Context: one part of a larger RNA
């Protein structure tokens, strides 16, 4: 000096309290352990467990089994030989691949050269091991308010100091005192959306006045006004007033204001920690393999299944089910594409093929909402798990092992034991929409996107975590 304490003092945190709403119980998706397996391919275990995987039916595939190959699938060189390599077709075979056959160069007089494969050598290859050999990148303490430096003092020295006091802040933020003066990463701003004006533009958006127009409709002449769109600017700064504070920082309240004290929200993660993860993303040392731990094909396997956990869906119903009718978003995608009308089916779909490289067409109906009917409390007209059948769609192919429809079936479940999460405002809960990965999809994830929308917070004794001063130590 640090660390640690069931020591002291201050302080913050959805950390308790205060409240909503879950999990733990059903069924069912999902991921781990576990157990069987030829295989159930690694890898993560506090910070793992809807995690790498933004999409395991073949492929992917690392694993099993079988069949093959052995300068190799793909890469760069030499040499020595040949003229092609390729491409149809036919046969064998589960394919990989083998056998016939038919067809088949270019420069250049030649040497030679270009390509392309045999053979032979150098090499190749490895999702083979070691994150305790690395390089990057990440996770976490943690968006916590720390962390050090130069000079100067002070100690013999490790080291103090400064950074500690008094205030004050989200903040080592500021202000005030101090043997310190000052700096630097960090805080905060500087950027991005969003909330408000103005101003520039006026199409594919928009429609207040005018003319036409319809059953209706910016449908049509036209307009720029409003809405939107995207540039540019403006605006917020304790700037203004009052109290209280030390005359400061600064705090409370209050005008004005679309907003008010960091407006709201991203993005940003110091100096470190944990030999934390990742040799399987990529690189990259060293080991290890080289007719096999490498490549290639079929076929399974990652999808098992007495159990066990951890994320989540859908529910146990009337604040609801069902049936009709009616209204109101945002954001995002479309050319190997998104697909409108019309017609076929009860429906998944089918046929169509119009328009759209998109403020112009399309996906595309938003749903919860509202208005009305019906059930009346029941394991029910709750709840859909499971199961027969009988279809549809992607795709060489849906047995293993897809996803949806349609008809019958109609399980558990009647609010969850100990324990235990999240969340302070357009949050929480609820309700839908889209994308990305993608033929399709096990999508209930995940990332975005808008509708509807509350309850609470005296307060800091306690649990957790952290931060700053002090004090004690058989600890480093």
């Nucleotide at each position: 000096u640090g660390a640690c304490g069931g020591g002291g003092g201050c302080c913050c945190g959805c950390a308790c309290a205060a409240g909503c709403a879950g999990u733990g119980g059903a069924g069912c998706a999902u991921g781990u352990g576990g157990u069987u397996u030829a295989a159930u391919u690694c890898g993560a275990u506090c910070c793992a467990c809807g995690c790498g995987a933004a999409g395991a039916a073949c492929c992917u595939u690392a694993c099993c089994c079988a069949g093959a190959c052995u300068u190799g699938a793909a890469a760069u060189a030499c040499a020595g030989g040949a003229g092609a390599c390729g491409u149809c077709a036919g046969c064998a075979g589960a394919g990989a691949u083998g056998c016939u056959g038919a067809u088949u160069c270019c420069c250049g007089c030649a040497a030679g050269g270009g390509c392309u494969g045999c053979u032979g050598u150098a090499c190749a290859g490895g999702u083979g091991c070691u994150g305790c050999a690395u390089g990057g990148c990440u996770g976490u303490c943690g968006u916590c308010a720390g962390c050090u430096c130069g000079u100067g003092c002070c100690g013999u020295g490790a080291g103090g100091u400064g950074u500690u006091g008094g205030g004050u802040u989200a903040a080592g933020u500021c202000c005030c005192g101090c043997a310190a003066c000052g700096a630097g990463c960090g805080c905060a701003a500087c950027c991005c959306u969003u909330a408000u004006c103005a101003u520039u533009a006026g199409u594919u958006g928009c429609c207040a006045a005018c003319g036409c127009g319809u059953a209706a409709a910016g449908g049509c002449g036209g307009g720029g006004a409003c809405u939107c769109u995207a540039g540019u600017g403006a605006g917020a700064c304790u700037g203004c007033c009052c109290g209280g504070g030390u005359u400061a920082a600064c705090c409370g309240g209050g005008a004005g204001g679309a907003a008010g004290g960091u407006g709201a929200g991203g993005a940003u993660g110091a100096c470190g920690u944990c030999a934390a993860g990742u040799c399987a993303g990529c690189a990259u040392g060293g080991c290890c393999u080289u007719u096999a731990u490498g490549u290639c094909u079929g076929g399974g396997g990652c999808u098992a299944c007495a159990c066990a956990c951890g994320u989540g869906c859908u529910a146990c119903a009337a604040u609801g089910g069902u049936c009709g009718g009616u209204a109101c978003a945002g954001a995002a995608g479309g050319c190997a594409g998104c697909a409108a009308a019309a017609u076929c089916g009860c429906a998944a779909g089918a046929u169509g093929a119009a328009g759209c490289a998109a403020a112009u067409c399309c996906u595309a109906g938003a749903a919860a909402g509202c208005c009305g009917g019906c059930c009346u409390c029941a394991g029910u007209u709750c709840a859909g798990a499971u199961u027969g059948u009988a279809g549809u769609c992607u795709g060489c192919a849906a047995c293993u092992c897809g996803a949806c429809u349609a008809c019958a079936u109609g399980a558990a479940g009647u609010u969850g034991g100990a324990a235990u999460u999240g969340c302070u405002a357009g949050u929480a809960a609820u309700g839908g929409u889209g994308a990305g990965u993608c033929a399709g999809c096990u999508a209930c994830a995940u990332c975005a996107c808008c509708g509807u929308g509350a309850a609470u917070a005296c307060g800091u004794u306690c649990c957790c975590g952290g931060g700053c001063c002090u004090u004690g130590u058989a600890c480093a």
Molecule: small-subunit ribosomal RNA, 3' major domain
Organism: metagenome